The RNA shown here (Bacterial RNase P class A) has 394 nucleotides and comes from Bellilinea sp. The sequence is in RNAcentral, with records from ENA. The prediction has a mean pLDDT of 76. It is recorded under the gene name rnpB. It matches the Rfam family "Bacterial RNase P class A". Rfam classes the family as a ribozyme. Rfam links the family to the GO terms dimeric ribonuclease P complex, tRNA processing and ribonuclease P activity.
[in-house]
RNA sequence: CAGGUUGGUCAGACGGUCGCGGUCUUGGAAACAAGAUCGAGGAAAGUCCGCACUCCACAGGGCGCGGCGCCGGGGAAUCCCCGGGGUGAGGUAACUUGCGGGAUCGGGCCACAGAAACAAACCACCUCUCUGAGCCCUUCGGGGAGACGGGAGGAAAGGGUGAAAUGGUGGUGUAAGAGACCACCAGCGUCCGCAGUAAUGCGGCGGCUGGGCAACCCCCGCCGGGAGCAAGGCCAAGCAGGGAUGAGGAACUGCCCGUUCCAUUUGAAUCCCGGGUAGGCUGCAUGAGCUGCCUGGUAACAGUCAGCCUAGAGAGAUGACCGUCCUUCGCCAGACCGUCCGUUCGCGGAUACCCUGUCGAAGACAGAAUGCGGCUUAUCGACCAACCUGAGCA
Numbered sequence: 001c002a003g004g005u006u007g008g009u010c011a012g013a014c015g016g017u018c019g020c021g022g023u024c025u026u027g028g029a030a031a032c033a034a035g036a037u038c039g040a041g042g043a044a045a046g047u048c049c050g051c052a053c054u055c056c057a058c059a060g061g062g063c064g065c066g067g068c069g070c071c072g073g074g075g076a077a078u079c080c081c082c083g084g085g086g087u088g089a090g091g092u093a094a095c096u097u098g099c100g101g102g103a104u105c106g107g108g109c110c111a112c113a114g115a116a117a118c119a120a121a122c123c124a125c126c127u128c129u130c131u132g133a134g135c136c137c138u139u140c141g142g143g144g145a146g147a148c149g150g151g152a153g154g155a156a157a158g159g160g161u162g163a164a165a166u167g168g169u170g171g172u173g174u175a176a177g178a179g180a181c182c183a184c185c186a187g188c189g190u191c192c193g194c195a196g197u198a199a200u201g202c203g204g205c206g207g208c209u210g211g212g213c214a215a216c217c218c219c220c221g222c223c224g225g226g227a228g229c230a231a232g233g234c235c236a237a238g239c240a241g242g243g244a245u246g247a248g249g250a251a252c253u254g255c256c257c258g259u260u261c262c263a264u265u266u267g268a269a270u271c272c273c274g275g276g277u278a279g280g281c282u283g284c285a286u287g288a289g290c291u292g293c294c295u296g297g298u299a300a301c302a303g304u305c306a307g308c309c310u311a312g313a314g315a316g317a318u319g320a321c322c323g324u325c326c327u328u329c330g331c332c333a334g335a336c337c338g339u340c341c342g343u344u345c346g347c348g349g350a351u352a353c354c355c356u357g358u359c360g361a362a363g364a365c366a367g368a369a370u371g372c373g374g375c376u377u378a379u380c381g382a383c384c385a386a387c388c389u390g391a392g393c394a
Stems, first nucleotide, its partner, number of pairs: 001390010012325007020039008041365001045376002048374005053228004065224005070084005086099005101219002106217002108213003122159002125154006135144003167185006186209001188206002191204005232282004241273005248262005289308004294303003326363005332357003338351005
C1' cells in the first nucleotide's frame, strides 16, 4: 500500500423565515394571544423471549400439559449475555458457523435398494453325504471318478444393496473361516493417576467390543397459575330503579292576570340513596434511570463518587423552504510529479492515481403511546481500534 476479519461510534452542522405538541408565566369572562422552556430511536419496528406493575384464582398433595437441557459465571428474569470445553462444516489466515441430558427402563420407526435394518445368509466359500442324465473301465454281472445337480451342516472373511450390514491394517490359524489368537491403530469404560471449580484433557489399565433416530412416544433434572394499562383505582351528568314529602309544576315573563303544556294517588315537583353509562382525574415517568471518572473482574457485569432530570397523548405533535458549509459519487477543466513520444536540446505533445476548482446528484432506515431488559429484522454513508493475508522498500 492492497484485500479482509472482529468489535465499537456517528446518523450531517450552523443561520434565517413560516409551522406543530406539552408545561409554566403574564393578559383575558372565555375563546385565545404573547413570552420562556422542553419535545423520538439505534432500531421508537416485529411482538419472538423475559420481567416490573395490576386484577382474578390459590390449604396441601397428585395426575396431566408446556418450555428448557455441555460446563462455569453474569443478570430481576429469559429461547438472553460473557468465558471455557467437545464434535462437525467453511476459510491460506484473522475468524465465522451448525449441534449438545439419556439409545442396557420400555415401546415404536428405519424410505428406496437389498437375502437380511437387528437379528440375517442371496451369490460365492468349505466339509460330509446321495448319484438320475452324461463321462471312464468292464470278464456285460457290475465297478469307478464326480458337479454344472439334490440333501445335511460350518463360517461370516469376499461379492452385491444401502445413509447405515457389528471396527481397520498385517500376520497366526483353519476344511473354509472368524478378535478365535497376536502386533499396531480406532472405539468403549460405575476403573486408576495427574491437571482443571467443572465440562474436559493427558497418561495408564482392562476386557475384546452388539447400528441409528429421543425435532416419535418415553425416562431423568429444572422451571412454569390466568388475563393484561381497553390492567386497575377515584369522582361522576343524563336516563332507568328505590325511599320520603306530596298537589301542584314549567314556558310566554322581572311582577300580577291570562293562555298553552305536564301532572292530579296507576304520583307532577323537590330532596335523599345505591349501583353505575357518557365524561373527567389517576395509573403515567425519580427509574432494574442517564452521563463522566475511578476501582474490581479475561469478559458479561458489579461498585464508590460527582453531576443531571430528559417527550408524554387525546387516534396521536418534531415538519417545510432558503442560504452557507461538510461528506460521498459523477462529468469537465487545471496544476505538480512520474512515464511515453518527438526534438533544432531551448522545449513541445499525450497521460493513470493523487491534489485543486466549476457544475450536477445523493445524505439512509424509519415515528414513542404503561415502563424496562434481551433477541431478530431494516439502514445512504463516514470514522475509530485490534488482528490476519499478500506485495514492495529499509
Overview: Lineage of the source: Bacteria > Bacillati > Anaerolineales > Anaerolineaceae > Bellilinea.